[in-house]
Molecule: transfer RNA
Organism: bacterium
RNA sequence: AGGAAUAUCGUCUAAUGGUUAGGACGCAUGUCUUAUAAACAUGUAAUUCGGGUUCAAGUCCCGCUAUUCCUA
Numbered sequence: 001a002g003g004a005a006u007a008u009c010g011u012c013u014a015a016u017g018g019u020u021a022g023g024a025c026g027c028a029u030g031u032c033u034u035a036u037a038a039a040c041a042u043g044u045a046a047u048u049c050g051g052g053u054u055c056a057a058g059u060c061c062c063g064c065u066a067u068u069c070c071u072a
Base pairs, nucleotide, nucleotide: 001071002070003069004068005067006066007065010025011024012023013022018055026044027043028042029041030040031039049063050062051061052060
């Protein structure tokens, strides 16, 4: 320099263009316990960024950024 892939709660991970973006771990609170742990209940928090298409975009298209891989 060229090509390809990926980007979703603090972390990991799901979601046929159509429900309030789901689940696990974590964290907070509560129940239980002498106390902790475990268990149970409730809560917490996300679509890299900027445009486009569409009645409707996490999803399709274009670009940017970051990461990974391949070629030179």